c-di-GMP-I-GGC riboswitch aptamer from a bacterium, 86 nucleotides, folded computationally. Model confidence (mean pLDDT): 88 of 100.
[in-house]
């Protein structure tokens, strides 16, 4: 360095419940604990989720555009604790 023990010291916290914020997705705080070796940080790419959406005579356009969310979906970037076996 790779890798990840029924190792040690610690850490985080899904569903659900209470409460607050938000149109919503979702988020904050407290309880809770399914899991997690980056389940630390970062919306850079993709996926997914929510909201809004026209111009017009005909017609065009939505598998779009714009805004938001999600880092515990997959990648990218960046920082980092411990040290058995191989």
């Nucleotide at each position: 360095a790779u890798c990840g023990a029924u190792a040690a010291a610690g850490g985080c916290a899904a569903a659900c419940c209470a409460u607050c914020u938000g149109u919503a997705a979702a988020g904050g705080u407290g309880g809770g604990g399914c899991g997690c070796a980056a389940a630390g940080c970062u919306g850079c790419g993709g996926a997914c989720c929510c909201g809004u959406u026209a111009c017009u005579a005909a017609g065009u356009a939505a598998u779009g555009a714009c805004g938001g969310g999600c880092a515990g979906c997959c990648g990218g970037g960046u920082u980092g604790c411990c040290g058995a076996a191989g």
It matches the Rfam family "c-di-GMP-I-GGC riboswitch aptamer". Rfam links the family to the GO term cyclic-di-GMP binding.